The RNA shown here (Guanidine-I riboswitch aptamer) has 107 nucleotides and comes from uncultured Jannaschia sp. The model forms 100% of the base pairs in the Rfam consensus. It matches the Rfam family "Guanidine-I riboswitch aptamer". Rfam links the family to the GO term regulation of gene expression. About the family: This family represents a conserved RNA structure found upstream of the ykkC and yxkD genes in Bacillus subtilis and related genes in other bacteria. The function of this family is unclear although it has been suggested that it may function to switch on efflux pumps and detoxification systems in response to harmful environmental molecules. The coordinates come from a structure-prediction model, not an experiment, and the mean pLDDT is 85. It was read from a public genome assembly, where an Rfam model found it.
Parts: sequence; C1' cells; structure tokens
RNA sequence: UGGCAGGGCGUUUAGGGUUCCGCCGCGUGUCGCGGGUCUGGUCCGAGAAAUGCCACCCGCGCGGCAAAAUCCGCACGGGCACACGGCGGGCCAAAAUCCCGGGAGGC
Repeated sequence: UGGCAGGGCGUUUAGGGUUCCGCCGCGUGUCGCGGGUCUGGUCCGAGAAAUGCCACCCGCGCGGCAAAAUCCGCACGGGCACACGGCGGGCCAAAAUCCCGGGAGGC
C1' cells in the first nucleotide's frame, strides 16, 4: 500500500416520533377540529446494547457405503474477538442509534 473476512434471524431494551387508541382543549357534539413542549397503549427500533436460536470454524466420537474417504449425516465440547464516527439523504403517518453505514473521516 492492496485484498479477504468480521454472518443471519427472533425476542427485548436504550431511543423515536404521532397513523390509530387514550388523555387534554375548543366546538355546530353518537361526531368534528387542534395539541407529542401529552406520562401512556398500538407502531418503528440499535454494527459499535442485552439475550436466545441458526450458520461458520476447531476438537473429538458414532453411523452410512463391499471397503475406505477429503463424501453424507448426527451427538458432545470449545471458539465467534475488537469497534471513535459526522454532515447530508431515504423509508413508513412521522421520527429515530432504522436504511445509505463496520460508509466519509479519525486513531
């Protein structure tokens, strides 16, 4: 200096707004309008948060085939580290630590 890899999904939380519900206010009042600088329910929701499952890697054992295997399948144990981060744009009703993005940039 360059390349490859750092995986996927569910549940939950930090967080987020306001489509619906609720709450509050006004009114022409089975409803309508407004309020998220309304605690909340529905809803969205983390690479750098938690947890579980799967995948992958290593070890080892068992089974399959006439036999053997670098092939197929299963069980058990282990590994799965580290991670500062804009501006701007995008989705849905809207916003966001969601997506662009382990990006740009920095060390």